Annotation
A computed fold for a 97-nucleotide RNA from a Gemmatimonadota bacterium, annotated as c-di-GMP-I-GGC riboswitch aptamer. The source organism's lineage runs through Bacteria, Pseudomonadati and Gemmatimonadota.
RNA sequence: UUCGAAAAGGGUAAACCCCGGGAAACCGGGAGACACAAAGCUACGGGUCUAAAAUCGGUUCGAGUACCAACCGAUUAUGAUAGCCGGGCUGCCGAAG
Numbered sequence: 001u002u003c004g005a006a007a008a009g010g011g012u013a014a015a016c017c018c019c020g021g022g023a024a025a026c027c028g029g030g031a032g033a034c035a036c037a038a039a040g041c042u043a044c045g046g047g048u049c050u051a052a053a054a055u056c057g058g059u060u061c062g063a064g065u066a067c068c069a070a071c072c073g074a075u076u077a078u079g080a081u082a083g084c085c086g087g088g089c090u091g092c093c094g095a096a097g
Base pairs, nucleotide, nucleotide: 001096002095003094004093011036012035017030018029019028020027021026034083040089041088042087044086045085046084047081048080049079052078053076054075055074056073057072058071059070060069
């Protein structure tokens, strides 16, 4: 540097369930193993998920206009995901060079 057939000591822990946090996506802990050779760390690029908030539109709405408020819809990460892919950093055991 490349690789993971065999070996050894091991490691991590999807889904479901319980508790907690969060508007949600999702996260932490417990329990549990579908898998994983970086399933260690990092949101830098792309993807995906979410939409509190913001913006726009609609409705309630009245003689009419506007504002506010509530509700509904759409758009947008300042959110999430490293177990979606790529990049960056680090690393155990073994094999080959």
Of the family's consensus pairs, 90% are formed in the model.